[in-house]
Overview
Two RNAs folded together computationally: RNase P RNA and transfer RNA, 460 nucleotides in total. Model confidence (mean pLDDT): 78 of 100. It holds a member of the Rfam family "Bacterial RNase P class A". By type it is a ribozyme.
RNA sequence: UCAGGAGGCCGGGUGGCCGCCCUUCCGCGAGGGAGGGAGGAAAGUCCGGGCUCCACCGGGCAGGGUGCUGGAUAACGUCCAGGCGCCGCGAGGCGACGGAAAGUGCCACAGAAACAUACCGUCCCUCACCCGCAACGGUGAGGUGAUAAGGGUGCAAUGGUGCGGUAAGAGCGCACCGUCGUGCUGGUGACAGCACGGUUCGGGCAAACCCCACCCGGAGCAAGGCCGAAUAGGAGGGCGGACCCGCCCUGGCGGGUCCAGGGGCGCCCGGCCCCAGACCCUCGGGUUGGCUGCACGAUCCUCUCGGCAACGGGGGGACCAGAUGGAUGGCCACCGGUCGCCCUCGGGCGACUACAGAACCCGGCUUACAGGCCUGCUGGACAA
RNA sequence: GGCCCCAUCGUCCAGCGGCCUAGGACAUCACCCUUUCAAGGUGAAGACCGGAGUUCGAGUCUCCGUGGGGCUACCA
Numbered sequence: 001u002c003a004g005g006a007g008g009c010c011g012g013g014u015g016g017c018c019g020c021c022c023u024u025c026c027g028c029g030a031g032g033g034a035g036g037g038a039g040g041a042a043a044g045u046c047c048g049g050g051c052u053c054c055a056c057c058g059g060g061c062a063g064g065g066u067g068c069u070g071g072a073u074a075a076c077g078u079c080c081a082g083g084c085g086c087c088g089c090g091a092g093g094c095g096a097c098g099g100a101a102a103g104u105g106c107c108a109c110a111g112a113a114a115c116a117u118a119c120c121g122u123c124c125c126u127c128a129c130c131c132g133c134a135a136c137g138g139u140g141a142g143g144u145g146a147u148a149a150g151g152g153u154g155c156a157a158u159g160g161u162g163c164g165g166u167a168a169g170a171g172c173g174c175a176c177c178g179u180c181g182u183g184c185u186g187g188u189g190a191c192a193g194c195a196c197g198g199u200u201c202g203g204g205c206a207a208a209c210c211c212c213a214c215c216c217g218g219a220g221c222a223a224g225g226c227c228g229a230a231u232a233g234g235a236g237g238g239c240g241g242a243c244c245c246g247c248c249c250u251g252g253c254g255g256g257u258c259c260a261g262g263g264g265c266g267c268c269c270g271g272c273c274c275c276a277g278a279c280c281c282u283c284g285g286g287u288u289g290g291c292u293g294c295a296c297g298a299u300c301c302u303c304u305c306g307g308c309a310a311c312g313g314g315g316g317g318a319c320c321a322g323a324u325g326g327a328u329g330g331c332c333a334c335c336g337g338u339c340g341c342c343c344u345c346g347g348g349c350g351a352c353u354a355c356a357g358a359a360c361c362c363g364g365c366u367u368a369c370a371g372g373c374c375u376g377c378u379g380g381a382c383a384a
Numbered sequence: 385g386g387c388c389c390c391a392u393c394g395u396c397c398a399g400c401g402g403c404c405u406a407g408g409a410c411a412u413c414a415c416c417c418u419u420u421c422a423a424g425g426u427g428a429a430g431a432c433c434g435g436a437g438u439u440c441g442a443g444u445c446u447c448c449g450u451g452g453g454g455c456u457a458c459c460a
Base pairs, nucleotide, nucleotide: 001380002379003378004377006375007374008373009372010371012335013334014333015332016331017330018329020037021036022035023034024033025032026031039355043366044365046364047363048362049361050360051220052219053218054217056271057270058269059268060267061266063216064215065214066213067212068082069081070080071079072078083097084095085094086093087092098211099210103209104208105205106204107203119151120150121147122146123145124143125142126141127140128139129138130137159177160176161175162174163173164172178200179198180197181196182195183194184193185192186191224292225291226290227289234283235282236281237280238279239277240259241258242257243256244255245254246253247252248251261275262274263273264272285459286458287457299318300317301316302315303314304313305312306311336353337352338351339350340349341348342347385456386455387454388453389452390451391450394410395409396408397407402440412428413427414426415425416424433449434448435447436446437445
């Protein structure tokens, strides 16, 4: 210097004028002063957790999810470290990465055959014919003949290479590689290395059903709690029966006992709780209010310790948006940044200055983003 | 704000992962028929929301995005 690759960060600044929301102070009031006011994604709502209600607990089934190993964490499908596979010269990147000899299913077209097969070819045997003295040979027909080495088909054809062997062939035999099994060693483990042995016997798909291991109760701040206003202080249905007592009075209300039953997360079982109420469903009616939840939290900054790291422990410091038709803005001037043109090499002119915007909170993932900055690393060229 | 669902010709629907070069009805266009229009007949054009992945192969399966739709307040 060119090309590349990894991690992190910023994403306009200053001034003036006019406005919006919250808190606080002054003022009887109108109003005035001071302070604070979006993001790295606030987004998509794709995962996980806190919080709240559904009283609660256990087991089984169903349903959903995750899927190499070890760790981090409140938890995760996230993160860190490692293993294996693939890509890249490399720095590095990517991987829904358990199981296909538990079972079932599918593999279109082509092809002989897609899990049990012979189309062409090769070889053998029998018969017939030809040539010929004969043998060798050639042609044709046949065989429930052999053969997966060769051709051809296909995404995929039953391990690969070599030597031997055979009628021709074939793991049929052998050597190496691959693969499988067993053992040893290293490692927490995924796995790796080595040795021995072999039926070398074995396609693919599990983002097909499924099997294995682990995890998961449902609803969601419009959850939930309190107050106020208004309305027909409404209607229908559901929530068992028997007996006794009391009251009103001939039908209800209240209390008690017993036996069944019902409800309590989709289903079942068990324990436990509740069962005329502040209950549930449907219809009708009314209101479109206030407070709370709700801003101190797995919070942020800095120092330090442990750990390869994710992360965790400790010390010190900081307080950092709270709207409810939904505030956080608009205009002007100057300075920036990038690009293009002109060009007197220093300026002038023009364009652009992103994506987007809180709504209970937090940890992630994913997606969008004008432009710019920083720190390592890799490959090439050149110079010393 | 929260929770769900859907996407195939212009419209409404079908569509075991493979004879999908995606089918049907209505609508559109052309021709025939008719004096003309309608009806009828023949034919044509016309779509898998976008991008990745799994697979030999995706409209179908998975993921991400885009665009629509629905439900959800409180009180007696």